The part of an RNA shown here (small-subunit ribosomal RNA, 3' major domain) has 462 nucleotides and comes from Candidatus Magasanikbacteria bacterium RIFCSPHIGHO2_02_FULL_50_9b.
Its Rfam family is "Bacterial small subunit ribosomal RNA". Gene Ontology terms of the family: ribosome and structural constituent of ribosome.
Context: one part of a larger RNA
RNA sequence: AGACGGGGACCCGCACAAGCGGUGGAGCAUGUGGUUUAAUUCGAUGGUAAGCGAGGAACCUUACCCAGGCUUGAACUUCAACUGCAAAUCCUAUGAAAGUAGGACUUCUUCGAGAGUGUUGGAGAGGUGCUGCAUGGUUGCCGUCAGCUCGUGUUGUGAAAUGUACCCUUAAGUGGAGUAACGAGCGCAACCCCUGUGUUAUGUUAAAUGUACAUAACAGACUGCCCGCGUAAGCGGGAGGAAGGCGGGGAUGACGUCAAAUCAGCAUGGCCUUUACGUCUGGGGCCACACACGUGCUACAAUGGGGUAAAACAAUGGGUCGCCAAACCGCAAGGUGGAGCUAAUCCCAGCAAAAUACCCCUCAGUUCAGAUUGCGGGCUGCAAUUCGCCCGCAUGAAGCCGGAAUCGCUAGUAAACGCAAAUCAGCCUCGUUGCGUUGAAUACGUUCUCGGGUCUUGUACU
Numbered sequence: 001a002g003a004c005g006g007g008g009a010c011c012c013g014c015a016c017a018a019g020c021g022g023u024g025g026a027g028c029a030u031g032u033g034g035u036u037u038a039a040u041u042c043g044a045u046g047g048u049a050a051g052c053g054a055g056g057a058a059c060c061u062u063a064c065c066c067a068g069g070c071u072u073g074a075a076c077u078u079c080a081a082c083u084g085c086a087a088a089u090c091c092u093a094u095g096a097a098a099g100u101a102g103g104a105c106u107u108c109u110u111c112g113a114g115a116g117u118g119u120u121g122g123a124g125a126g127g128u129g130c131u132g133c134a135u136g137g138u139u140g141c142c143g144u145c146a147g148c149u150c151g152u153g154u155u156g157u158g159a160a161a162u163g164u165a166c167c168c169u170u171a172a173g174u175g176g177a178g179u180a181a182c183g184a185g186c187g188c189a190a191c192c193c194c195u196g197u198g199u200u201a202u203g204u205u206a207a208a209u210g211u212a213c214a215u216a217a218c219a220g221a222c223u224g225c226c227c228g229c230g231u232a233a234g235c236g237g238g239a240g241g242a243a244g245g246c247g248g249g250g251a252u253g254a255c256g257u258c259a260a261a262u263c264a265g266c267a268u269g270g271c272c273u274u275u276a277c278g279u280c281u282g283g284g285g286c287c288a289c290a291c292a293c294g295u296g297c298u299a300c301a302a303u304g305g306g307g308u309a310a311a312a313c314a315a316u317g318g319g320u321c322g323c324c325a326a327a328c329c330g331c332a333a334g335g336u337g338g339a340g341c342u343a344a345u346c347c348c349a350g351c352a353a354a355a356u357a358c359c360c361c362u363c364a365g366u367u368c369a370g371a372u373u374g375c376g377g378g379c380u381g382c383a384a385u386u387c388g389c390c391c392g393c394a395u396g397a398a399g400c401c402g403g404a405a406u407c408g409c410u411a412g413u414a415a416a417c418g419c420a421a422a423u424c425a426g427c428c429u430c431g432u433u434g435c436g437u438u439g440a441a442u443a444c445g446u447u448c449u450c451g452g453g454u455c456u457u458g459u460a461c462u
Stems, first nucleotide, its partner, number of pairs: 001462002003459003007456007015446002019409005026298008034289002042053002064284007077123006089104006108114001126273002129271003135267002137262003140258001142256001147186006153162003167176002192250004197219007222244001225238005300402001304361006317348003322341002327336003368399001373394007415438007
């Protein structure tokens, strides 16, 4: 100088407390451990792994296993020799395919073996093989916490200190006052984007006589004004205002820590491999199942379930190998159909559900709940057996609010409700990322738990 303390002082944070809703019990979905397996590919492992890489594992993907093939190779650059004039394409045999064997057809040119192709040989390719403890790049956490440093000067024998301590203040090393320090840098804040108010302008496909909406340019908020306190910075209250003291949200992540994560996104040193640890194909596996854990969904009901009705009311998005209207068929999934749309025009989509009104159910394992299973169908796709999704009929399991423990959230938030999109032939999506609709309760306070900041103290640690 740090680090640490079941030392002290001060301060902060959904950290506790006050509240609301959950997890832990059930069924299912999904990830992981374990076990099993020919293989169940690999990585991630307290917080900071476990609906994570994966924003789509039937084949492909695919890296794993079994079997059958190839060996200058599936893709790349190049050299030498040789062969033919093409390569491709088609046919036959064999095969699960990849391929192997044979045949047919075809003929660029400047006529130089020039380009291209094939065969052989050589340089060399290839490797999701190892090392993230050799690395780049990127990322997580502390933490959007308020810190981390430098130049000169000064102090100290020196390591170092000071600056950056104290007091007041702030979300903030924010600012003020003071001061052997004076200045400066990276952070903070601001500059950027969205949103809340208004004005102006423009406007198709929006609207229909000046209102929404869209586009884009301004205005607006600065403790500016008033009162009180204070030396000041600022704090408390008030007015006006759409908005008030950072208005709300996003992007933005200092010096560093964890030899944190990633050689399987990519790049890359070294090592290993080269008729295989490369590569092609068929099939299987990644989907196994005594069990354990994580994350979710659906419930256990009456603030509910079922039925009917009234065209109840959104926003974000996507669409030409696509979105697909009307009409018709089907109980439905879906099918036929083909209008319109390269989109503020048409479609998904009458865009929604909870909500509202009426009727039934009357506390029961039920008109709760929907697992499981049987049968029949639909769709995608060469192909749904291992292993897809959906519909109808039947079946009707556990479950009556969950032990110890534990999580999220302070306002348009929690909770509840649906909608859209990416990936994608289809879909295991109950995931993720967005969007709107309905819309609370509570915070006395900082004793305690956890994490953090500043100062100080102790130390046998560095």